[in-house]
RNA sequence: CAAGUAAACCGGGUGGCCGCCCUGAAAAGGGAGGAAAGUCCGAGCUCCACCAGGCAGGAUGCUGGGUAACGCCCAGGGGGGGCGACCCCACGGAAAGUGCCACAGAAACAUACCGCCGGUGGUUGAUUUAUUAACCGCCGGUAAGGGUGAAAUGGUGAGGUAAGAGCUCACCAGCAGCCGGGUGACCGGCUGGCUGGGCAAACCCCAUCCGGAGCAAGACCGAAUAGAGGGACAUAAGGACGUCUGGCCUGUCCCCGGGUUGGUCGCUUGACCCUGGUGGCAACACCAGGGCUAGAUAGAUGGUCACCGCUUCGGUAACUACCGGAGUACAGAACUCGGCUUACAGGUUUACUUGGCCU
Numbered sequence: 001c002a003a004g005u006a007a008a009c010c011g012g013g014u015g016g017c018c019g020c021c022c023u024g025a026a027a028a029g030g031g032a033g034g035a036a037a038g039u040c041c042g043a044g045c046u047c048c049a050c051c052a053g054g055c056a057g058g059a060u061g062c063u064g065g066g067u068a069a070c071g072c073c074c075a076g077g078g079g080g081g082g083c084g085a086c087c088c089c090a091c092g093g094a095a096a097g098u099g100c101c102a103c104a105g106a107a108a109c110a111u112a113c114c115g116c117c118g119g120u121g122g123u124u125g126a127u128u129u130a131u132u133a134a135c136c137g138c139c140g141g142u143a144a145g146g147g148u149g150a151a152a153u154g155g156u157g158a159g160g161u162a163a164g165a166g167c168u169c170a171c172c173a174g175c176a177g178c179c180g181g182g183u184g185a186c187c188g189g190c191u192g193g194c195u196g197g198g199c200a201a202a203c204c205c206c207a208u209c210c211g212g213a214g215c216a217a218g219a220c221c222g223a224a225u226a227g228a229g230g231g232a233c234a235u236a237a238g239g240a241c242g243u244c245u246g247g248c249c250u251g252u253c254c255c256c257g258g259g260u261u262g263g264u265c266g267c268u269u270g271a272c273c274c275u276g277g278u279g280g281c282a283a284c285a286c287c288a289g290g291g292c293u294a295g296a297u298a299g300a301u302g303g304u305c306a307c308c309g310c311u312u313c314g315g316u317a318a319c320u321a322c323c324g325g326a327g328u329a330c331a332g333a334a335c336u337c338g339g340c341u342u343a344c345a346g347g348u349u350u351a352c353u354u355g356g357c358c359u
Stems, first nucleotide, its partner, number of pairs: 001355010012308007020031004033330001037341002040339005045214004050247006057210005062076005077091001078089004092205002097203002099199003113146002115142012154172006173195002175192007218265004227256001229255005237250003272291008309328007
């Protein structure tokens, strides 16, 4: 200097004029986000009297920690990608059972197409006899070589064999046993010749967890109206959107019709934010001090002017200076939090990796 990886921050500022909302007697103070988006998870809170157990349904799925909790975060383990910094994983079980692996190929829970070897019969050739070579048929052995495929009785090499094969040996992989380390997932060592896969984001099995609906929840005030309305049932009915059993509680359920669509609360002090210290690899926890930072309701937080900042183009010798033009991201609270996912013009900073050059 270039190319990358990981993390964090900004993403507009100042002033004048005019205009909104909240708190307050006034003075005065405050007024959209890192994602407010998605509505995908988890909760706080509210209502539905409810408790226990079984089945169904759904979710998660390596280990240990964090958290109010989680399908989230942190740290490890294993597998995969990358030269590397780093990144990704829907990561329990295939020996409980069922199922699938198309096509190709002889054969995909099983096997011999081409081959190789041995024996035997026939034909032909060479030849002095014997023998030998080639081709075809039959019997037996074989899975090393070739072909097919994503995958073919573990892989590579050597020995051995009639030819071959873990048949034997060396190294490696898997599996089993034992020992050691670790809280654990797992890791390491020794012995053993024991050796046919893959798929469970296939059904399934195992472990753990799971009421429903949601601020348009719900509570209160005010106002108004129309209910002599109909029906079923007390061995019944209802009681948190599956079903069953047991307990417990209560007058329940269905249909027709009418009125109010006003106001207040919920509504912003929070599992909150900032600074420092202690503990911890970290996520985070604890202690001390400081802070209050929108609460609208047809829905405020704006419009305009000027200057500046940043990016880009042109002119000028000029990337620094000056002049002129253009642009300035994604986007907008509605009960509140912890996450995840998605969108984002441009700019700044820190650490690390790789390559080149100079010293």

The prediction has a mean pLDDT of 78.
A computed fold for a 359-nucleotide RNA from a Dehalococcoidia bacterium, annotated as Bacterial RNase P class A.
The organism belongs to Dehalococcoidia, within Bacteria.